[in-house]
Context: one part of a larger RNA
Parts: sequence; C1' cells; structure tokens
RNA sequence: CUGGGUGUAAAGGGAGGGUAGGUGGCAUGGUCAACUAGAAGUGAAAACCCCGGGCUUCACUUUGUGGAUUGCUUUUGGAACUAUCGAGCUAGAGUGUUGGAGAGGCAAGUGGAAUUCCUAGUGUAGCGGUGAAAUGCGUAGAUAUUAGGAGGAACACCAGUGGCGAAGGCGGCUUGCUGGACGAAAACUGACGUUGAGGCUCGAAAGCGUGGGGAGCAAACAGGAUUAGAUACCCUGGUAGUCCACGCUGUAAACGAUGAAUACUAGGUGUUGGGGCCCGAAGGGCGUCGGUGCCGUCGCAAACGCAGUAAGUAUUCCACCUGGGGAGUACGUUCGCAAGAAUGAAACUC
Repeated sequence: CUGGGUGUAAAGGGAGGGUAGGUGGCAUGGUCAACUAGAAGUGAAAACCCCGGGCUUCACUUUGUGGAUUGCUUUUGGAACUAUCGAGCUAGAGUGUUGGAGAGGCAAGUGGAAUUCCUAGUGUAGCGGUGAAAUGCGUAGAUAUUAGGAGGAACACCAGUGGCGAAGGCGGCUUGCUGGACGAAAACUGACGUUGAGGCUCGAAAGCGUGGGGAGCAAACAGGAUUAGAUACCCUGGUAGUCCACGCUGUAAACGAUGAAUACUAGGUGUUGGGGCCCGAAGGGCGUCGGUGCCGUCGCAAACGCAGUAAGUAUUCCACCUGGGGAGUACGUUCGCAAGAAUGAAACUC
C1' cells in the first nucleotide's frame, strides 16, 4: 500500500450550514471526449513460445521461419452506457396556501412558596449538630413564634423510556420579535439533489479578562471529631465561584461509546402530533402520515446483542484504525491574556 474493519476488542470528527471535489431521477434528439469494432503504421536486436536445421545421439548450446510483444499513433465505422449540447417531464428537492402541537431561541415585564438577613412584639434557657460528640450560636435574650421590610437565586405539584432543538441543551406566568419540524390539499418551479477535504459558525461544566451582583450552596482555607496517622469521609464556619452584561477559552463517558443521505426487508404492543373513512355517536371501530419506546422473525454478530429509529440487504460521500508501553508525551508550527488547546513522532522496552 492493499485487504479488512470502526456499539463493547484499535477506530465515527462534539454539532451544523457550506466551498473545491466525488456522486446523482424519468423520457427524447444531436455530438462522439471516454468506450467499442475493423484496417494501416509502429512496437530494434537479443530474450520468450511453436515448428524445423547444425554440433558424434540426447541435453546444454547455436541457427531459420512464424507467433507473441496484450502498448502507442493514424484512419474508417458504432451509439446502449458515462460525458456534453438542445428541447422536455414530475415520482427526488424546494416554493406558495391552510391548520394544529411544542421547556426551540432572544428581549422585556411579572408571581408565589422557601432559605438568609434586618426591625418590632410574645417568650425563656437552651439551640444546633452527630454513630456518639465537640467546635459553633445563645441571658448583650438565641432557638421557637407573630407582624413588617430587604435582597438574591431557583421555579414544588402538573411531569410522563412526554415534548422541542443540529448538537451543546431547553421547564413558574405574560407580552413582543423570531427559527425549525409535522399534517392536509395539490397551485407553482422543474433535478435546483446528496456527501463534503480545507475554511466558517455554534458548542455543557470548569477556567480567564473588565464591570456589576452576592440569598443559598460551596473548591481553597480554618476549627471540631474519627484514626496508629487522617493533608479524607462526618460536623461547624467560610472565600473564589455559582448569578448578570460584554469578550475569551473550545474541551467532556460532547454517549445511542453507533457519521450523513436514499431505497428495500415478517409481525405484535404502548405513547405522542395531525388528517381521513365508518358507526350503535361512547373512554367505539378501520386505515394513514410524522416522531418516540418495548418485544420479536429473517438476516447479521466472537459473543453480548441489533433487529423498519438495524449493528440486516444494497448504493454514494466524508472521517478514523493498524500490537501494549513510551505518549496524546517531546520537538516544531498555529491559536490563546493565561490555563492550555490543535497538529503530533522517535529512541528504548515487552
């Protein structure tokens, strides 16, 4: 390199839209680049193969004719496929119309419960915490309880292998702006599709910069316990942070450990969104399109298992793997304020 692979053995990029490139529906007419048939030229000699000859028979060897040299060029034809040009089609794709569903996104406003704190009242000796305790709080009146106030953060029940989103993710309520998917009907465009190296955008948590905010929780830290010790688990405190705005970072067991798209391949049973038909009009029946679960046949698989949401049968394109350690390290480069990220070896060793 090829072959073979990528759910769990090494291996799917975190996700999207998209450039180059690859690849691509039905029917028709040209052209003939690719393709294909014939012919001509060329494809040195030697070597190779076939049939003969020579050497004292064979062999080795040598020699003659032929073949082959599967290639290239020129030329005459062919037109199914690929390509290209022209004119079309509607089954792919998209637009318009109409309808309902949804924690999809952004911004503004607003609500109640709870925690904490402050003020005032009642009230008195404990509270808190644990396996048991202690640190801690409390006669300067705590805990408990009542009333009022402040402030921040999160939204109980509904809530559901429920919904939405490309992924990350999204949950009180109201309003404004806004994206996508789906159903129905079938008006319009007419292959506009698919995949996608680079590049671009998005991307949990933690972290970083500037400015706010800070109730609760809580790395670090302090104290109390436990213990042989206890830089922990348990307890009392507690700062960054968690929250907001604007930037940066660009990583995760970013997981379905399963790339995207299309077509096909027994059934059964839930759930969710929307049409249709039937009826005895009900919590009914039948059938259909889109999502989301479970079970299971064929098939696949090393097994586990997957099984119309495939890990089945096929096609197209991208990414990735090639024994373990060294090592996602070193060096170099790019990016970053930094932390670091991306790319990414070898010696040596088993």
Molecule: small-subunit ribosomal RNA, central domain
Organism: uncultured bacterium